[in-house]
């Protein structure tokens, strides 16, 4: 340096679901919770899925979701 998550250890993230809040909505934000996650870490860059509005249509704007895939950046641990 590179490769691999099968076992372990430390410490991490936190689905539904509930509570308060923002938002026309998809959703977000905070607390609670804890089904999962080896990038469930960050980037809409490419698909996709969802929302609203258009002249309602397969088309177009605008916006959501990074815990749906891909793609790039960065990282803990063990192992080989």
């Nucleotide at each position: 340096a590179g490769g691999u998550g099968a076992a372990a250890a430390a410490g991490g993230c936190a689905a539904a679901c509930c509570a308060c809040u923002c938002g026309u909505a998809a959703g977000g934000g905070u607390g609670g919770g804890g089904c999962g996650c080896a990038a469930a870490g960050c980037u809409a860059c490419a698909g996709g899925a969802c929302c609203a509005g258009g002249u309602c249509g397969c088309c177009c704007u605008g916006g959501u979701c990074g815990g749906c895939u891909g793609a790039g950046c960065u990282g803990c641990c063990a192992c080989c």
c-di-GMP-I riboswitch aptamer from a Thermoleophilia bacterium, 80 nucleotides, folded computationally. The organism belongs to Thermoleophilia, within Bacteria.